[in-house]
Molecule: transfer RNA
Organism: bacterium
RNA sequence: GGGGGAUUAGCUCAGCUGGGAGAGCGGCUGGUUCGCAAUCAGCAGGUCACGGGUUCGAGUCCCGUAUCCUCCA
Numbered sequence: 001g002g003g004g005g006a007u008u009a010g011c012u013c014a015g016c017u018g019g020g021a022g023a024g025c026g027g028c029u030g031g032u033u034c035g036c037a038a039u040c041a042g043c044a045g046g047u048c049a050c051g052g053g054u055u056c057g058a059g060u061c062c063c064g065u066a067u068c069c070u071c072c073a
């Protein structure tokens, strides 16, 4: 330098055919306990990497950029 892949909550990751943004773990509050752990109920937590485009509508499609992984040279 070129090809391919990834980027969504604090962490690990889902998200189908374009229309609701989610799960587990973690955090917080409360119950159960003498207490802890465990467990149950609930709550908070999001620039869907960034910039543009298409569309009535974009996490999802298209273009560019950035970072990481991998292959080739």
Stems, first nucleotide, its partner, number of pairs: 001072007010025004019056001027043005049065005